A computed fold for a 78-nucleotide RNA from a Deltaproteobacteria bacterium, annotated as c-di-GMP-I riboswitch aptamer. NCBI's taxonomy places the organism under Bacteria, Pseudomonadati, Myxococcota, Myxococcia.
RNA sequence: ACCUGAAAAAGCCAAACUCACCGAAAGGUGGGGACGGAAAGCCACGGGUCUUAGCCUUAAGAUAGCCGGGUUGCCAUU
Numbered sequence: 001a002c003c004u005g006a007a008a009a010a011g012c013c014a015a016a017c018u019c020a021c022c023g024a025a026a027g028g029u030g031g032g033g034a035c036g037g038a039a040a041g042c043c044a045c046g047g048g049u050c051u052u053a054g055c056c057u058u059a060a061g062a063u064a065g066c067c068g069g070g071u072u073g074c075c076a077u078u
Stems, first nucleotide, its partner, number of pairs: 004076002012037002017032006035065001041071003045068003048063006
């Protein structure tokens, strides 16, 4: 450095639900919470799904915790 994630350790993130705020909605941000996660860090590039308008294939959004791809990275074994 690459591969891998069985065990261990150090930390990390935080589903449902709930409170406040933002948004027309999907949804987001913050507090509580912990189902899970080895990229559940980041990027809407491809596909999927959802919302709104439109109405039959478009537009504007959302989702990275739906899958693929790109990129960076902690710990540990070999």